A computed fold for a 350-nucleotide part of an RNA from a metagenome, annotated as small-subunit ribosomal RNA, central domain. It matches the Rfam family "Bacterial small subunit ribosomal RNA". Gene Ontology terms of the family: structural constituent of ribosome and ribosome. The coordinates come from a structure-prediction model, not an experiment, and the mean pLDDT is 89.
Context: one part of a larger RNA
RNA sequence: CUGGGCGUAAAGCGCGCGUAGGCGGUUUGUUAAGUCAGAUGUGAAAGCCCAUGGCUCAACCAUGGACGUGCAUUUGAAACUGACAGACUUGAGUAUUGGAGGGGGUGGUGGAAUUCCCGGUGUAGAGGUGAAAUUCGUAGAUAUCGGGAGGAAUACCAGUGGCGAAGGCGACCACCUGGCCAAAUACUGACGCUAAGGUGCGAAAGCGUGGGGAGCAAACAGGAUUAGAUACCCUGGUAGUCCACGCCGUAAACGAUGUCAACUAGGUGUUGGGACGGUUAAUCGUCUCAUUGCCGCAGCUAACGCAUUAAGUUGACCGCCUGGGGAGUACGGUCGCAAGAUUAAAACUC
Numbered sequence: 001c002u003g004g005g006c007g008u009a010a011a012g013c014g015c016g017c018g019u020a021g022g023c024g025g026u027u028u029g030u031u032a033a034g035u036c037a038g039a040u041g042u043g044a045a046a047g048c049c050c051a052u053g054g055c056u057c058a059a060c061c062a063u064g065g066a067c068g069u070g071c072a073u074u075u076g077a078a079a080c081u082g083a084c085a086g087a088c089u090u091g092a093g094u095a096u097u098g099g100a101g102g103g104g105g106u107g108g109u110g111g112a113a114u115u116c117c118c119g120g121u122g123u124a125g126a127g128g129u130g131a132a133a134u135u136c137g138u139a140g141a142u143a144u145c146g147g148g149a150g151g152a153a154u155a156c157c158a159g160u161g162g163c164g165a166a167g168g169c170g171a172c173c174a175c176c177u178g179g180c181c182a183a184a185u186a187c188u189g190a191c192g193c194u195a196a197g198g199u200g201c202g203a204a205a206g207c208g209u210g211g212g213g214a215g216c217a218a219a220c221a222g223g224a225u226u227a228g229a230u231a232c233c234c235u236g237g238u239a240g241u242c243c244a245c246g247c248c249g250u251a252a253a254c255g256a257u258g259u260c261a262a263c264u265a266g267g268u269g270u271u272g273g274g275a276c277g278g279u280u281a282a283u284c285g286u287c288u289c290a291u292u293g294c295c296g297c298a299g300c301u302a303a304c305g306c307a308u309u310a311a312g313u314u315g316a317c318c319g320c321c322u323g324g325g326g327a328g329u330a331c332g333g334u335c336g337c338a339a340g341a342u343u344a345a346a347a348c349u350c
Base pairs, nucleotide, nucleotide: 003322004321005320006319007304008303012318014201015200016199017198021194022193023192025088026087027086028085029084030083031082033081034080035077036076037075038074039073040072041071042070049065050064051063052062053061054060091191092188093187094186095185096183097182098181099180103177104176105175106174107173108172109171110154115149116148117147118146119145120144121143125136126135162169163168206247207246208245209244210243211242215241216240220236221235222234223233258317259316260315261314262313263312266295267294268293269292271290272289273288274287275286276285277284278283299306300305323350324349325348332343333342334341335340
């Protein structure tokens, strides 16, 4: 090394792209590297194993044989793997015609609401709570009407509905742009799968520079509650939340389920297409492809449950686990402005 595992017990990298590597469809021919068979040489002796013999036996010893799974050379085989040459179309892709969509980016526009400012009406309360108080208000608040400013978010539609690799994405319009699905043909002809390193994206919070700041709101202040109350409740309130550019690189980044492919009962919804049939049409039915849910058989599972969107039956490749604590810590390395991130032990202890 060879083992067993990874939904919830330890264990799937947050998600892509992709290098090396690993693996790779159908078919013909050649080759003979892997593979298989034969031969030759070698594989010291002793030892092990077998047979026979010698010490009265045995241990021990002697003789012969076998073994020595290997290596080299050589002669062959050609199914499989490889290599080379050729062909194919089902994998993969391209073109065509349609289709749905909060996929992404930039610019612009709108209405509702909160807050603030100005003006009108109007008068003593308002606000808040379990009850209160802090707070606001006769310097005219709350309420109400008109006007204005500014920022943020986009009610209803809205749906186990849609899109995206994931994070995530929701007013409307225009422009730029990525992916997906279906239907028919035509074309390329294995161009594929996975992916150590690498590289890109990556919620919120946080950081840097410059803007912006309505509402909300860590910190903070005050009022309550309480034995206390560094909280829960209330009144305020700064970072922050927003924008541009640059960092950070982490989350219960979850389906706690890696990606790809094949196969394996059904039933019933959903969204987007297509075909056929009934119908004038709206529309209805059947079938079908893709999507997204629920229920359920076989099978699997420790059980819960999963069950054609598998946790079933298999294959390819990667990642990860190996008792609890110490510890995702110390040290060292790398990255970062910092916060810290990443890689990652041991003593000791149960």